[in-house]
Order: sequence, then structure tokens, then C1' cells
RNA sequence: GGCGGAGUAGCUCAGGGGUAGAGCAGCGGGAUCAUAAUCCGUUGGUCGGGGGUUCAAAUCCCUCCUCCGCUACCA
Repeated sequence: GGCGGAGUAGCUCAGGGGUAGAGCAGCGGGAUCAUAAUCCGUUGGUCGGGGGUUCAAAUCCCUCCUCCGCUACCA
């Protein structure tokens, strides 16, 4: 350099045009003599950046950035 995969909540991930979600973690509460487990409630998002298409984009298209894998060339 070429090809492919990935980037979404603090972490691990789902969602692939029509209200952004789950588990864990965090916070508040119930329960208990008390703690843990368990139960209920709840905070938290420029969906990697920019542009385009569309009534509507995390999702489709273009471009750039970062990470991972494979591969080629040079040395």
C1' cells in the first nucleotide's frame, strides 16, 4: 500500500430507515438486629469526526480518523 472486520451509556454488547436499548456498574428505596444475596425505582448517550440522500439516518452513500486481522512490496 491492498482486502476484510470493528467504533453505540463507566464496562461488555444488541439494535442495520419510523420514540436509542439490555446486562453489569453507579445512585435512591424496600426487606434484615445488621451485612451480603434478592426485590423495586432511577441517573447516565454529539451512536468516532465531517458531508450527502430522505418527510425522517445509529441504520443508506462519500470522505477522514482510531483499533484489530490477513496479505503484498521495500529494507
Predicted 3D model of a 75-nucleotide RNA (transfer RNA) from a Rhodospirillaceae bacterium. The sequence was found in a public genome assembly. The prediction has a mean pLDDT of 84. It matches the Rfam family "tRNA". Rfam's curators write: Transfer RNA (tRNA) molecules are approximately 80 nucleotides in length.